[in-house]
This record gives sequence, C1' cells and structure tokens, in this order.
RNA sequence: UCUUUUAUUGGGCAAAUUUUACGAAAGUAAAAGACGCAAAGCCACGGGCCUAAAGCAUGAAGAUGUCAUGGCAGCCGGGUUGCACAG
Repeated sequence: UCUUUUAUUGGGCAAAUUUUACGAAAGUAAAAGACGCAAAGCCACGGGCCUAAAGCAUGAAGAUGUCAUGGCAGCCGGGUUGCACAG
C1' cells in the first nucleotide's frame, strides 16, 4: 500500500420505546434504553423513500389535489476518513 472478515484485542456506535425541547409535518437534539451494525464515522453527488408549511389549481366553505426550497447517511450506490492484523 492492497485484499479480506476466515482469526480477533481494546473497544466503538445505538433501533424501537419513554421524557424534555425545536419544527406545520417528516424529522432533529439531549437523557434513559439496546434491536442490531466491521464503517450503523462523515458528506445530499446519483437513485429511492418520507413530509407538504408557503405557493398554485378547484371549491360558497370545510377541504381536496399538486409541489421541496424541508427531511431520511440505520434504503442502496458513490466520495472520503478511521481501528485491528489472519494473509
């Protein structure tokens, strides 16, 4: 440096749920808690998925439809960084 996860130290992260706060919502943050994860570290570049406040259209109205500029990295791909050492 490359490959690999068959061997594996010390460890790492933390799903659902609960509480509080922010948010129109999706969701996010902190605390508790562990379903799991060899990148379940980071990044919205590509695909996909979620929400629909404002806008637009319809309607007498209630509302309905549409739409990310909002979100998901624990959906996949991609980029990038890191730990261990069996080869």

Predicted 3D model of an 87-nucleotide RNA (c-di-GMP-I riboswitch aptamer) from Cytobacillus purgationiresistens.
Lineage of the source: Bacteria > Bacillati > Bacillota > Bacilli > Cytobacillus.
The prediction has a mean pLDDT of 83.